Model confidence (mean pLDDT): 81 of 100. A computed fold for a 73-nucleotide RNA from a Flavobacteriales bacterium, annotated as transfer RNA. Rfam family: tRNA. It is annotated as a transfer RNA. Taxonomically the source falls in Flavobacteriales (Bacteria, Pseudomonadati, Bacteroidota, Flavobacteriia).
RNA sequence: GCCGAUAUAGCUCAGCUGGUAGAGCAACGCAUUCGUAAUGCGUAGGUCUGCGGUUCAAGUCCGCAUAUCGGCU
Numbered sequence: 001g002c003c004g005a006u007a008u009a010g011c012u013c014a015g016c017u018g019g020u021a022g023a024g025c026a027a028c029g030c031a032u033u034c035g036u037a038a039u040g041c042g043u044a045g046g047u048c049u050g051c052g053g054u055u056c057a058a059g060u061c062c063g064c065a066u067a068u069c070g071g072c073u
Stems, first nucleotide, its partner, number of pairs: 001072007010025004019056001027043005049065005
């Protein structure tokens, strides 16, 4: 230099054929216990990497950029 993959909650990841964004763990509260852990119930947490485009509507499709990873030279 060329090609490809990935970017979504604090962390690890889902998200179907475009239609108002979810799980597990972690955090917090309550219950249980003499107390802790474990367990059960609940609560909170997101500008979906950035900027444009298409569309009535974009996490999802298209372009460019950025970052990380891999391959080729």